[in-house]
RNA sequence: UGACCGGACUAAACGAUCGCUGGGCGGGGCGCGUCCCCGCCUGGAGGAAAGUCCGAACACCGCAGGACAGGACGCUCCAUAACGUGGAGUCGCGGCGACGUGAAGGAAAGUGCAGCAGAGAGUAGACCGCCCUGUGCCGGAAACGGUACAGGGUAAGGGUGAAACGGUGCGGUAAGAGCGCACCAGUUUCCCGGGUGACCGGGAAAGCUUGGUAAACCCCGUCCGGUGCAAGACCAAAUAGGGAAACGCUUAAGGGCUGUCCGUCCGAGUUUCCGGGUAGGUUGCUAGAGGUGCAUGGCAACAUGCAUCCCAGAUGAAUGAUCGUUGACCCGGGCCGGGUAACCGGGCCGGGUAACAAAAUUCGGCUUACAGGCCGGUCAGGCC
RNA sequence: GCGCCCGUAGCCCAGUGGAUAAGGCGUCAGCCUCCGAAGCUGAAGAUCGCUGGUUCGAUUCCAGCCGGGCGCGCCA
Numbered sequence: 001u002g003a004c005c006g007g008a009c010u011a012a013a014c015g016a017u018c019g020c021u022g023g024g025c026g027g028g029g030c031g032c033g034u035c036c037c038c039g040c041c042u043g044g045a046g047g048a049a050a051g052u053c054c055g056a057a058c059a060c061c062g063c064a065g066g067a068c069a070g071g072a073c074g075c076u077c078c079a080u081a082a083c084g085u086g087g088a089g090u091c092g093c094g095g096c097g098a099c100g101u102g103a104a105g106g107a108a109a110g111u112g113c114a115g116c117a118g119a120g121a122g123u124a125g126a127c128c129g130c131c132c133u134g135u136g137c138c139g140g141a142a143a144c145g146g147u148a149c150a151g152g153g154u155a156a157g158g159g160u161g162a163a164a165c166g167g168u169g170c171g172g173u174a175a176g177a178g179c180g181c182a183c184c185a186g187u188u189u190c191c192c193g194g195g196u197g198a199c200c201g202g203g204a205a206a207g208c209u210u211g212g213u214a215a216a217c218c219c220c221g222u223c224c225g226g227u228g229c230a231a232g233a234c235c236a237a238a239u240a241g242g243g244a245a246a247c248g249c250u251u252a253a254g255g256g257c258u259g260u261c262c263g264u265c266c267g268a269g270u271u272u273c274c275g276g277g278u279a280g281g282u283u284g285c286u287a288g289a290g291g292u293g294c295a296u297g298g299c300a301a302c303a304u305g306c307a308u309c310c311c312a313g314a315u316g317a318a319u320g321a322u323c324g325u326u327g328a329c330c331c332g333g334g335c336c337g338g339g340u341a342a343c344c345g346g347g348c349c350g351g352g353u354a355a356c357a358a359a360a361u362u363c364g365g366c367u368u369a370c371a372g373g374c375c376g377g378u379c380a381g382g383c384c
Numbered sequence: 385g386c387g388c389c390c391g392u393a394g395c396c397c398a399g400u401g402g403a404u405a406a407g408g409c410g411u412c413a414g415c416c417u418c419c420g421a422a423g424c425u426g427a428a429g430a431u432c433g434c435u436g437g438u439u440c441g442a443u444u445c446c447a448g449c450c451g452g453g454c455g456c457g458c459c460a
Stems, first nucleotide, its partner, number of pairs: 001380007009372001012326007020044010030033001046356001050367002053365005058228004070224005075089005090104001091102004105219002110217002112213002127158002129154011166184006185209002187206008232283004242274006254266004290309008328353006335346004385456007394409003402440001411427005433449005
């Protein structure tokens, strides 16, 4: 100088004033409800609170047990309450490197798929080419050569394609071919050594050479009951249903005509109690697989022990606004210092900017969005 | 808050691995008509919501985002 990785922070910090909201204490008020008002003290968003993509806690429902179906996951070991997550590794790929990255079981169990092009697309294939045989024609004295047709051999060469059934060389052959051999690459089986293991290193044998696709069906292995705090529990209006009792149904209960009586009109229901649900309220509701520090074990994720702390619980939904000072970055102007210059550093004045986004039962993760500076580690190149 | 579904031309939609993505309405141009409508002929019009991945090949399969829609409290 150019890169790579990790960590912590968070309206940039501080102060003042005015608010919002949970809790506690004190005082006051009346409708006495833990209701309202006032004062004081104290707590008050995030690393992602987001997307709601996984895993759990918790709650209710279901459930003798098992199987099928369906879904998810898939190298190894470890971590964890659990996970599709994390840590450490293995192997493949990319990078000089630090490092990054991979949905990474099985295609040698079976089925399917591969447009166009191409002769042939999967124990395939003869279009051109190469070779052999036969026949005809031409040349030639003949041997034989050329050419056309027919039959056959051949996957070395050309050509098509994303992909054409190991590669190079020698032998071999009519021409060819793992047909044979040597070396190389791979596969399978076996042995030795290392590793908990994935796997790695070394050796031997077999011509064994088996194409791709499983984010196609599928096979193998592991796991999975459903619904979600609008779960659930409790209290509980008005109205309308339900049940019971009493009174009454033309010999009239009850109601209207301002209180009472009379009178008059309407009149088949009226009254009380019980029970369920709704509106509404309370609860679940924040002390937890919790945070911080230290020690020990472990490469690490993490675990254990000790000490210490209490850290939002709102619901038409609080966590804000204004002002001042200071700092950071950017732009413009001019100044000083260094330098031949490009440029670098310092301070002054004016203006501007500060993200992504915000709890809603609670945790562990993943994914996505994101301004800014801070801290730590590592690599490559150049110079000293 | 929780659960589920959808996205292809201006609008409605087909297409579930294979070449340049099918069709209807609408738009534009021509024919027809005195003119218009209807009809006939032709043309244009697509980031298959976006970004990655699997595959020889993706509208289609997979993942993550973006946008839109629906349902769920109690009784019958």
This is a predicted complex of two RNAs, RNase P RNA and transfer RNA, with 460 nucleotides together. The prediction has a mean pLDDT of 78. Rfam match: Bacterial RNase P class A. Gene Ontology terms of the family: ribonuclease P activity, tRNA processing and dimeric ribonuclease P complex. The family's RNA type in Rfam is ribozyme. Rfam describes the family as follows. Ribonuclease P (RNase P) is a ubiquitous endoribonuclease, found in archaea, bacteria and eukarya as well as chloroplasts and mitochondria.